[in-house]
Order: sequence, then structure tokens, then C1' cells
RNA sequence: GGUAGAGGUGCGGAUUUUAUCAGUAGGCAGCUGGACAUGUCAGGCAUGGGGGAGAGCUGUUGAAAGGAACAUCCGCCGAAGGGGAAAUCUGCCUGUACAUUUUUCCUCUGGCUGCAUAGUGAAUAACUAUGUGACUGUCAUCUGUAAGAUGGAGUGCUACU
Repeated sequence: GGUAGAGGUGCGGAUUUUAUCAGUAGGCAGCUGGACAUGUCAGGCAUGGGGGAGAGCUGUUGAAAGGAACAUCCGCCGAAGGGGAAAUCUGCCUGUACAUUUUUCCUCUGGCUGCAUAGUGAAUAACUAUGUGACUGUCAUCUGUAAGAUGGAGUGCUACU
């Protein structure tokens, strides 16, 4: 250098079903009311509006996406996730704003989980980040029958070649 492996509530993806989202958004009708409203934000432009806008109330009708759970399948063990930079896709046009898609480079994190804080979210679900605790795998050092203690990081560790 190459090949093959291990960590375990292991990681990521896809599909079906189910619940939640929610009696919500929206549609229709009526009443009140009286000039703005929508297209992410700003400017422009466009559309609707005294043949009644926004808003509120009543009646009727009434979703979906994202996220979640089970099951099945697929790819795997930097599996994968986060941060930054550059380019790029979409949102009527422009824009150093915001959100989103894809690719490359640099950097951080061994894994899982409880708690606290913050963010996203309809949510007390879930995810992400930071801090902290337990558990766990691996290597090193010490003690050394065993067990244990301390410390490091995955470009690591083990086996073969």
C1' cells in the first nucleotide's frame, strides 16, 4: 500500500399502512364594516377590490406537505451529521436580504443515551448545536491473578498479505 472485519437501542435511504397535523388552511353562503389586499422581504411590476378589500362573527364543507410509529427492502461502519467558503437551482423582474436544491474544497465530531439551554417545528413528538453525567467499543500507560484507574482519537483499531 491492498483486502477483510468489529463497536449496537449502530448510520443513512426508499416504499406501504397508520395516527397526528385538524375540524386547522382553504372553498361556499349570510351579517358587521368601509379601503386596501396578495405575489417571502425592499423597490418595481402584475392581479383582485365601493358590482364592497383587509379584518371579525355565524352556518356549511373541508385538505395537504414536512415531521412521527410499525413493517419490509436497499446501501453501509466517516457509516453519517454539523460549521465555513465558492459556484449553482427555485421563489413574477432586480437585489449584498431570506429560504430552498446540487456540486467541490477546508474544518469539527469514536458511538449511543439522560438532563439543561437555544434553534426548527402544530407539538410535551422528532431533529440539530452547546454544556454536562452515565454506559459502551478501541488503543496507550499504571497496577497487575482478575478486575480497576488515568488519558487519547476514527486519515483510528484488529486480522491477513
A computed fold for a 161-nucleotide RNA from uncultured Eubacterium sp., annotated as Lysine riboswitch aptamer. The RNAcentral record of the sequence draws on MGnify. Its Rfam family is "Lysine riboswitch aptamer". Gene Ontology term of the family: lysine biosynthetic process.